[in-house]
């Protein structure tokens, strides 16, 4: 980089430190930012994978449901902030639903 599967309406510092200008992927809106955002560090959240634990079953390999939060990730304004497409309700503002795009894990080339 590509395919698969699984999740994406709940949590996470209203005074911690650096650091200084753009950030929220892309459109297009609509927001947050020198009352210093993004981002690094620290702290935190959560439980996708590993580990550890209890219980059940078991063809003894191991499934499953529960818990821990060690290690690997992640994640920490706003539903993935909202929306590109297609369908349906409604006179209209607006709602609903599926997909797509994107993240993230976790297996494959």
């Nucleotide at each position: 980089c590509u395919c698969u599967c699984a999740u994406c309406g709940a949590g996470a510092g209203a005074a911690g430190g650096c650091g200084g200008a753009g950030g929220g992927a892309c459109u297009g809106g609509c927001c947050c930012g020198a009352u210093g955002a993004u981002g690094c560090c620290c702290g935190g959240c959560a439980a996708c994978c590993u580990g550890c634990c209890u219980g059940u079953g078991u063809u003894c390999g191991c499934a499953c449901a529960g818990g821990c939060a060690a290690g690997g990730u992640g994640c920490u304004a706003a539903u993935u902030c909202c929306u590109g497409c297609a369908g349906g309700a409604g006179u209209a503002a607006u709602c609903c639903u599926g997909g797509g795009a994107g993240a993230u894990g976790a297996g494959a080339g």